[in-house]
RNA sequence: GGCCCGAUGGUCAAGCGGCUAAGACAUCGCCCUUUCACGGCGGUAACCCGGGUUCGAUUCCCGGUCGGGUCA
Repeated sequence: GGCCCGAUGGUCAAGCGGCUAAGACAUCGCCCUUUCACGGCGGUAACCCGGGUUCGAUUCCCGGUCGGGUCA
């Protein structure tokens, strides 16, 4: 340098045009318990960046950044 894959809450991770962006762990509050732990209910919190296509983009296209793989 070429090609391929990936980037979503603090962490893991699903979703691949129209969702309130799912779930788990963590965290916070309440309940339970004499207390702690366990358990139950609820809350907060996320689409890497810039353009383009589209009525509408986390999703498709182009470029960039970062990470991984592979060829040389």

A computed fold for a 72-nucleotide RNA from an uncultured Clostridia bacterium, annotated as transfer RNA. Model confidence (mean pLDDT): 82 of 100. It matches the Rfam family "tRNA". Rfam classes the family as a transfer RNA.